[in-house]
Context: one part of a larger RNA
RNA sequence: CCAUUGUUAAGGAACUCGGCAAAAUAACCCCGUAACUUCGGGAGAAGGGGUGCCCCACCAGGUUCAGAGCUAGGUGGGGUCGCAGAAAACAGGCCCAAGCGACUGUUUAACAAAAACACAGGUCUCUGCUAAAUCGAAAGAUGACGUAUAGGGGCUGACGCCUGCCCGGUGCUGGAAGGUUAAGGGGAAGUGUUAGGGAAACCGAAGCUCAGAACCGAAGCCCCAGUAAACGGCGGCCGUAACUAUAACGGUCCUAAGGUAGCGAAAUUCCUUGUCGGGUAAGUUCCGACCCGCACGAAAGGCGUAACGAUUUGGGCACUGUCUCAACAAUGGGCUCG
Numbered sequence: 001c002c003a004u005u006g007u008u009a010a011g012g013a014a015c016u017c018g019g020c021a022a023a024a025u026a027a028c029c030c031c032g033u034a035a036c037u038u039c040g041g042g043a044g045a046a047g048g049g050g051u052g053c054c055c056c057a058c059c060a061g062g063u064u065c066a067g068a069g070c071u072a073g074g075u076g077g078g079g080u081c082g083c084a085g086a087a088a089a090c091a092g093g094c095c096c097a098a099g100c101g102a103c104u105g106u107u108u109a110a111c112a113a114a115a116a117c118a119c120a121g122g123u124c125u126c127u128g129c130u131a132a133a134u135c136g137a138a139a140g141a142u143g144a145c146g147u148a149u150a151g152g153g154g155c156u157g158a159c160g161c162c163u164g165c166c167c168g169g170u171g172c173u174g175g176a177a178g179g180u181u182a183a184g185g186g187g188a189a190g191u192g193u194u195a196g197g198g199a200a201a202c203c204g205a206a207g208c209u210c211a212g213a214a215c216c217g218a219a220g221c222c223c224c225a226g227u228a229a230a231c232g233g234c235g236g237c238c239g240u241a242a243c244u245a246u247a248a249c250g251g252u253c254c255u256a257a258g259g260u261a262g263c264g265a266a267a268u269u270c271c272u273u274g275u276c277g278g279g280u281a282a283g284u285u286c287c288g289a290c291c292c293g294c295a296c297g298a299a300a301g302g303c304g305u306a307a308c309g310a311u312u313u314g315g316g317c318a319c320u321g322u323c324u325c326a327a328c329a330a331u332g333g334g335c336u337c338g
Base pairs, nucleotide, nucleotide: 001333002332003331004330005329006328007327008326010324011323014322019319027051028050029049030048031047036041038158052080053079054078055077056076057075058074059073061071062070063069081085093317094316095315096314097313098312099311100309101308105117106116121156122155123154124153125152126151127150133142134141135140159304160303161302162301164234165233166232169231170230171227172226173225174224175223178222179221180220184216185215190210192208193207196203197202235253236252237251238250239249262296263293274290275289276288277287278286
């Protein structure tokens, strides 16, 4: 010097991204216990007190025939030793406020345990049974020896209060009048060939061959409706009140419709350390407000919410070698000699 460990004056987070680490708390009995709350909780809340040993009396329990004896206990009184009586070891730190997720669970075996996944609950949609869906060239199987209070899929995610407007686009569902439209059906006009006719040019039956117009012809698409807890979307400019400022109000353009409730510098705010208040001597974080929302917003749910969390953020009490500022000690290494 390194690792592990122990102790430390005074101070006590001044350390640091951050109390990381360490310290502190700790058992049992008694007292006592707030906001809030889904009335269950919160709660071991918080905060206090007691605990050894000896003697005496009493009380009920068990055993027993028994008030005997023995025995795990309780109550009261007296005494006694130590610095210390849960005498060692093992054995919650606590409180306040906020975000997120309701909760118990699950996850990146070996850098992430979370606010991610799941969840009960909600809702939409498909499916009438040889079900839909899935695996499989198929047979067959799962679904299910189930039957719409069932099964598959999507989204949301306890609970409470709620979930606004838009169907123009895309999707889905329904509709069938019209337009378009395949194979197929259909077969007009025509091609080649040649019996024949003709002086020749050329015409040319039947058959075969090539090619094929009109017309008929489904779904789909166009079209017409419905549907947003389907994919999605939810404006601009100008003026106006008897100080000023602002604009309940008016005008105008555009749109399918112009963002409702609630929330809001937010896990979302660029400008920004916004402004005001609180907390500190001092606060880019934090809490409460304001609203000018660059670019919240209602099941890719909105806003609350008791309980819960090895979750994240801010504050406080206790406690401490984290620090001021380091010291000493122990053990094992390193190092020296062999």